[in-house]
Context: one part of a larger RNA
RNA sequence: UUAGAAAUUUGCGUGGAUCUGACUCUAGUACGAGAGGACCGAGUUGGACUGACCUCUGGUGCAUCAGUUGUUCCGCCAGGAGCAUUGCUGAGUAGCUACGUCGGGAAGGGAUAAGCGCUGAAAGCAUAUAAGCGCGAAACCUACCACAAGAUGAGAUUUCUUUAAAGGGUCGUAGGAGAUGACUACGUUGAUAGGUCAUAGGUGUAAAGGCAGUAAUGUCAUAGCCGAGUGAUACUAAUAACCCGUAAGCUUAUGUACG
Numbered sequence: 001u002u003a004g005a006a007a008u009u010u011g012c013g014u015g016g017a018u019c020u021g022a023c024u025c026u027a028g029u030a031c032g033a034g035a036g037g038a039c040c041g042a043g044u045u046g047g048a049c050u051g052a053c054c055u056c057u058g059g060u061g062c063a064u065c066a067g068u069u070g071u072u073c074c075g076c077c078a079g080g081a082g083c084a085u086u087g088c089u090g091a092g093u094a095g096c097u098a099c100g101u102c103g104g105g106a107a108g109g110g111a112u113a114a115g116c117g118c119u120g121a122a123a124g125c126a127u128a129u130a131a132g133c134g135c136g137a138a139a140c141c142u143a144c145c146a147c148a149a150g151a152u153g154a155g156a157u158u159u160c161u162u163u164a165a166a167g168g169g170u171c172g173u174a175g176g177a178g179a180u181g182a183c184u185a186c187g188u189u190g191a192u193a194g195g196u197c198a199u200a201g202g203u204g205u206a207a208a209g210g211c212a213g214u215a216a217u218g219u220c221a222u223a224g225c226c227g228a229g230u231g232a233u234a235c236u237a238a239u240a241a242c243c244c245g246u247a248a249g250c251u252u253a254u255g256u257a258c259g
Base pairs, nucleotide, nucleotide: 003161004160005159006158007157008156009155013147014146015145016144019047020046021045022044023043024042025041031036049104050103051102052101053100057098058097059096060095064091065090066089067088068087069084070083071082072081073080074079108142109141110140115135116134117133118132167244168243169242170241171187172186173185174184175183192237193236194235195233196232197231198230199229201226202225203224209220210219211218212217
């Protein structure tokens, strides 16, 4: 930013990007005695750079699951817990990631450079130039992406409020956010977080017991445990309350002050 507020925007301007190879067709064509070998145009596939993302392939994953060594403890067995670099080892969800996936630099327009022209005199010729009119490049202005009204030139549109206003904040539950502010979602008219239930998924078949075996062990058993993800569910906590915010002009009435 000229009453206050919420939302949606225009784009003055600023920044980013702007790269390039190979192959195929056209075509063994034009050209050339041959050897060789195109312009123009169309397509395919790469490199480097860059943006987003995590379905796949991997990494990490001090949540998690399992195996295992030493030791201390839970009275002992069994089963566990603590410590030892996360004790060590094997896996690993979410998240974060690249080595992974998807995309980008395309086309077009304008005015031009070198250059190439049309018409055309001065100078009866000639001349792209003197008047006039064209073509022409990764450069310029656009076009593409992002930001953007402190653009003090402070823009626009829509809606709300007319007074205990609209709206905002403190506060609380949190995370798609985050050093703190901020931002975003929600606050009972509620799925915001925790819990609970279910489950994608992870680990890999728990304890106790039965059976087999002298026993180690095996089996009944795709178990048990976890589950940062997904869905459901008000059980718990988002209660209550407070604060900020109300312009200018005009008219009328009353009161006060001054003249």
Predicted 3D model of a 259-nucleotide part of an RNA (large-subunit ribosomal RNA, domain VI) from Nitrosopumilus sp.
Its mean pLDDT, the model's own confidence on a scale to 100, is 86.
Rfam family: Archaeal large subunit ribosomal RNA.
The source organism's lineage runs through Archaea, Nitrososphaerota, Nitrosopumilales, Nitrosopumilaceae and Nitrosopumilus.